The RNA shown here (Glycine riboswitch aptamer) has 89 nucleotides and comes from uncultured Amycolatopsis sp.
Of the family's consensus pairs, 86% are formed in the model.
The coordinates come from a structure-prediction model, not an experiment, and the mean pLDDT is 78.
It matches the Rfam family "Glycine riboswitch aptamer". Rfam describes the family as follows. This family represents the bacterial glycine riboswitch. Glycine riboswitches usually consist of two metabolite-binding aptamers domains with similar structures in tandem. The aptamers cooperatively bind glycine to regulate the expression of downstream genes. In Bacillus subtilis, this riboswitch is found upstream of the gcvT operon which controls glycine degradation.
Lineage of the source: Bacteria > Bacillati > Actinomycetota > Pseudonocardiales > Amycolatopsis.
């Protein structure tokens, strides 16, 4: 350095319309889907336009930077850069 296993681990509407069946209820709540719009970045991806860092400058690079293609915005699951510890190469 690499990989496996463990723990830890943020952000951001369950806003609004529709539809569907199951509950419940009696005309309204829940839950699914789907569409809109909003909105977050810490899997990937993409760029060095901007500010940062490597370097005194150019050029070039990188990134938790930017930008949101993708992913993700009750709860849990799951994913999560990174951070510890234990193993194996």
């Nucleotide at each position: 350095c690499c990989g496996c296993g463990c723990g830890g681990g943020a952000g951001a509407g369950u806003c609004c319309g529709a539809g569907c069946c199951u509950c419940a209820u009696a005309u309204u709540g829940a839950g699914c889907u789907c569409g809109g719009c909003g909105c977050c970045g810490a899997a990937g991806g993409a760029g060095c336009a901007a500010a940062u860092c490597c370097u005194c400058c150019c050029c070039g690079g990188a990134a938790c930077c930017u930008c949101u293609c993708a992913g993700g915005c009750a709860c849990c699951c799951u994913g999560g850069a990174c951070c510890g510890c234990g193993c194996g190469g």